[in-house]
């Protein structure tokens, strides 16, 4: 250096749940929590949900959530076997 990922070590994130704030909603911040992650670091590029809108229904588009659903692409601690 790569693939690997330990009952190592040192840091590190933080799920439900609670509360406060915001959003139409899907969620979002922040503070508590601590299930759980070696990319649970960035990025919505593929897909998948999930909300709003068009719409009478469907499909179908548009605009958005979710990176902790699954790929992709960038970047990165540490070091047993």
């Nucleotide at each position: 250096u790569c693939c690997c990922g330990a009952u190592a070590a040192a840091g590190g994130c933080a799920a439900a749940c609670c509360c406060a704030c915001u959003g139409c909603g899907a969620g979002g911040u922040g503070g508590g929590g601590g299930c759980g992650c070696a990319a649970a670091g960035c990025c919505u590029u593929g897909g998948a949900u999930c909300a709003g809108g068009c719409c009478g229904c469907a499909u179908g588009c548009c605009u958005g959530a979710u990176a902790g659903c699954c790929g992709g692409g960038c970047u990165g601690c540490c070091g047993a076997a």

A computed fold for an 81-nucleotide RNA from a Nitrospirota bacterium, annotated as c-di-GMP-I riboswitch aptamer.
The sequence was found by an Rfam model in a public genome assembly.
The organism belongs to Nitrospirota, within Bacteria.
The coordinates come from a structure-prediction model, not an experiment, and the mean pLDDT is 86.
The model forms 95% of the base pairs in the Rfam consensus.